[in-house]
A computed fold for a 73-nucleotide RNA from a Planctomycetota bacterium, annotated as transfer RNA. NCBI's taxonomy places the organism under Bacteria, Pseudomonadati, Planctomycetota. Its Rfam family is "tRNA". By type it is a transfer RNA. Its mean pLDDT, the model's own confidence on a scale to 100, is 81.
């Protein structure tokens, strides 16, 4: 300096052919319990690393660009 691959809830990761963003864990509350824990219901939390384009529509497709891993010089 090039190449290829990752960024998505507080943590791990899903998201098809572009058509309203989701699980699991945690977290809140409520039931069970003498009391925690298990266990049941119910909630809350995301501008999709940032910027710009394309499209009626972008997490997803295109360009820059910033972190992190790997090859190659």
């Nucleotide at each position: 300096g090039g190449g290829c691959g990752a960024u998505u809830g507080g943590c791990u990761c899903a998201g098809u052919u572009g058509g309203u963003a989701g699980a699991g864990c945690g977290c809140c509350u409520c039931g069970u319990u003498g009391a925690c824990a298990u266990c049941g219901a119910g909630g809350a939390g995301g501008u999709c690393g940032u910027u710009g384009g394309u499209u009626c529509a972008a997490g997803u497709c295109c360009a820059a660009u910033a972190u992190c891993g790997c090859c190659c010089a």